[in-house]
RNA sequence: GCCGCGGUAGCUCAGCCUGGGAGAGCGUCCGGCUGAAGACCGGAAUGUCCCCGGUUCAAAUCCGGGCCGCGGCA
Repeated sequence: GCCGCGGUAGCUCAGCCUGGGAGAGCGUCCGGCUGAAGACCGGAAUGUCCCCGGUUCAAAUCCGGGCCGCGGCA
């Protein structure tokens, strides 16, 4: 330098192909239970969907450019 994959909650990730409600598990906080804690049960808070621009009534999702990480080729 070229190619591929990835970047979404504190962490691990799904959703992207096929545009329209932003989610799961773990963790955190509150409550129940317990002598107390753990386990279990109920509830709550999460967020610039990596950045900029474009298309569109509408973009995490489509298009262009860029940044970062991993892998491959040279």